[in-house]
Molecule: c-di-GMP-I riboswitch aptamer
Organism: Desulfofundulus salinus
RNA sequence: AAUCCUGGAGGGCAAACCCGGCGAAAGCCGGGGGCGCAAAGCCACAGGUCUAAGGUUCCCCAAAGGGUUGCUACGGGGAACUAUGACGGCUGGGUUGCAAGG
Numbered sequence: 001a002a003u004c005c006u007g008g009a010g011g012g013c014a015a016a017c018c019c020g021g022c023g024a025a026a027g028c029c030g031g032g033g034g035c036g037c038a039a040a041g042c043c044a045c046a047g048g049u050c051u052a053a054g055g056u057u058c059c060c061c062a063a064a065g066g067g068u069u070g071c072u073a074c075g076g077g078g079a080a081c082u083a084u085g086a087c088g089g090c091u092g093g094g095u096u097g098c099a100a101g102g
Base pairs, nucleotide, nucleotide: 004102005101006100012037013036017032018031019030020029021028022027035089041095042094043093045092046091047090048087049086050085054082055081056080057079058078059077060076061075065074067071
C1' cells in the first nucleotide's frame, strides 16, 4: 500500500403505517414514523419481480355517441400478450467511501 474479516464512537440511511402531492398503474417525491441496514451510497449492465397507459390479437354488445340508407365497428365492454414504465431494502456485476481493531 492492496485485499479480506470483525466492526460503529461521532454520525448516516429509513421498512410497515399515517398525512400531503405526482402517476393509468407499478411506484415515486415531501413530512411524520422506525422495522431494520456497514454500503439500506451511486449505476437498470445480466438475471428476477411488479405494473400495462399505449400497442397487437381475440371474444362480446348494438344501449348511447359518430358516420351515409343498408350497414359498419369509428365506438362501448372483456381477455391474453407486450416496457418504451418501475423495483438497488431480490441476486449478481460495476463504481466510490468509513472511527477503531485483526